[in-house]
RNA sequence: GGGCGGUUAGCUCAGUUGGUUAGAGCGCAGUCCUGAUAAGACUGAGGUCGGAGGUUCGAAUCCUCCACCGCCCA
Repeated sequence: GGGCGGUUAGCUCAGUUGGUUAGAGCGCAGUCCUGAUAAGACUGAGGUCGGAGGUUCGAAUCCUCCACCGCCCA
């Protein structure tokens, strides 16, 4: 330098043909339960969907460029 894959909640990851309000598990907070913890039950908080443009009535999803991570080739 070229090719491929990835970037979504604190962590690990989903997200069906674009369709208006983005989810799970773990973790975290609160309440209940207990003599007290753990476990368990319930509730809740937490997100510029890596960044910037473009297409579209509408973009996490499609296109272009850039950044970062991994693998391969040179």